[in-house]
RNA sequence: CGGCCCGUAGCUCAGUCGGUAGAGUCCUCGCCUGAUAAGCGGGAGGUCGGAGGUUCGAUCCCUCCUGGGCCGACCA
Numbered sequence: 001c002g003g004c005c006c007g008u009a010g011c012u013c014a015g016u017c018g019g020u021a022g023a024g025u026c027c028u029c030g031c032c033u034g035a036u037a038a039g040c041g042g043g044a045g046g047u048c049g050g051a052g053g054u055u056c057g058a059u060c061c062c063u064c065c066u067g068g069g070c071c072g073a074c075c076a
Stems, first nucleotide, its partner, number of pairs: 001072007010025004019056001027043005049065005
C1' cells in the first nucleotide's frame, strides 16, 4: 500500500427480500424456602462504530472515515 472479515444491551452473540431490534448472562423486583442456593415469572438496559448519500422508509444498499483481526505485496 492492496484485499477480505468483524464492530448490534454492561458481557457473549443472533438477526433481517429494506417496514417499530432479539436471546443467553449480568442487574433489579416478585414467587418459591424456616432461611439461602437453585428454580420460575416480571422489569430496566440499544444514537445497531461515526458522517454523508439513495429511498416514502436504512441496523440492512452505496461512499468516506474510524477501531480490531487475517492474508498478500513493498522496503530493509